[in-house]
Molecule: Lysine riboswitch aptamer
Organism: Clostridiaceae bacterium
RNA sequence: UGUAAUGAUAGAGGCGCGGGUUUUAAGAGUAGCGCGGCGGAAAACUUCGGGGUUUUAUGAGGCCGUGUGAAAGGGAAACCCGCCGAAGGUUAAUUUAGCCCGGAAUGAAUUAACCUGGUAUUUCAGAUAAUAUCUGAAAUAUUGUCAUUGACAAAAUGUCAGUGGAGUGCUAUCUGCAAA
Numbered sequence: 001u002g003u004a005a006u007g008a009u010a011g012a013g014g015c016g017c018g019g020g021u022u023u024u025a026a027g028a029g030u031a032g033c034g035c036g037g038c039g040g041a042a043a044a045c046u047u048c049g050g051g052g053u054u055u056u057a058u059g060a061g062g063c064c065g066u067g068u069g070a071a072a073g074g075g076a077a078a079c080c081c082g083c084c085g086a087a088g089g090u091u092a093a094u095u096u097a098g099c100c101c102g103g104a105a106u107g108a109a110u111u112a113a114c115c116u117g118g119u120a121u122u123u124c125a126g127a128u129a130a131u132a133u134c135u136g137a138a139a140u141a142u143u144g145u146c147a148u149u150g151a152c153a154a155a156a157u158g159u160c161a162g163u164g165g166a167g168u169g170c171u172a173u174c175u176g177c178a179a180a
């Protein structure tokens, strides 16, 4: 100097990502429970089918009134921790949770393949008490990085204005091989 690999190590992006603790708004005057009234045979255990258990004419489910009255998931702030495919999804398989069996849906975990550089906003769809928030798709804007076009600068670095790609990327150092 060249060359190869998801090589090794260390880094950068920024309202950056994820987790934990504390406080707090909302959830909600809701669910539940007590009392009274109406009513009159069913009701609960995610959902469907089958079974089982419990409550119930000493009045079930439901409705009205009244008294009392939560919580979880999700959100916000502060602090701490781990980090820069941080992480988040989609599909499939396996295991598991709610009384048992079978099916379905949902939650959690693992594995495989694939997608997304980050952030914000808008629209549609879904989840949800929710207009908060999250997820997916699309669009717009912005930002970092690399490549590239043009102008300025003697030139390099750079500045300005554009275009395009994707994180298995980019930057730096080292290692292997070859040549000098």
Stems, first nucleotide, its partner, number of pairs: 001178003007174005014084001016083009032068007042055004046104006087116011117143011145165008